[in-house]
Molecule: transfer RNA
Organism: Actinomycetota bacterium
RNA sequence: GGGCCCGUAGCUCAGGCGGCUAGAGCGCAGCUCUGAUAAAGCUGAGGUCGUUGGUUCAAGUCCAACCGGGCCCA
Numbered sequence: 001g002g003g004c005c006c007g008u009a010g011c012u013c014a015g016g017c018g019g020c021u022a023g024a025g026c027g028c029a030g031c032u033c034u035g036a037u038a039a040a041g042c043u044g045a046g047g048u049c050g051u052u053g054g055u056u057c058a059a060g061u062c063c064a065a066c067c068g069g070g071c072c073c074a
Stems, first nucleotide, its partner, number of pairs: 001073007010026004019057001028044005050066005
């Protein structure tokens, strides 16, 4: 230098065929339970979906450039 893949909650990830309010598990906070923990149950907080622009009535999803990570080729 070229090709491919990935980037979504604190962590691991789903959603990738454009259309309801963006989700799960773990973690965190509160409550129930307990003599007190743990476990279990219930509730809740937490995201400008890597950045910028474009297409569209509508973008996490499509397009382009850039940033970061990984693999392969040279």